[in-house]
């Protein structure tokens, strides 16, 4: 240098052939218990990597950067 694939909550992924973004866990509060832990309920937590473009409307779709992996030289 070239080909591929990823980049979405604090960590681990989902997610829609374009139409208000989610689960698991973390933290925090509650309930339960003689106390913790477990369990159970809830809450917070996102500029969906960046810049464009397409469109009525982009996390998706299109051009570019940029960062990780993996193979090839």
């Nucleotide at each position: 240098g070239g080909u591929u694939g990823a980049g979405u909550a604090g960590u681990u992924c989902a997610g829609u052939c374009g139409g208000c973004a989610g689960a698991a866990u973390u933290u925090u509060u509650g309930u339960c218990u003689g106390u913790u832990a477990a369990a159970c309920a809830a809450a917070c937590g996102g500029u969906c990597c960046c810049u464009g473009g397409u469109u009525c409307g982009a996390u998706c779709c299109c051009a570019g950067g940029c960062u990780c992996a993996a193979c090839c030289g």

The prediction has a mean pLDDT of 82. Predicted 3D model of a 73-nucleotide RNA (transfer RNA) from a Sphingobacteriia bacterium. Its Rfam family is "tRNA". It is annotated as a transfer RNA. Lineage of the source: Bacteria > Pseudomonadati > Bacteroidota > Sphingobacteriia.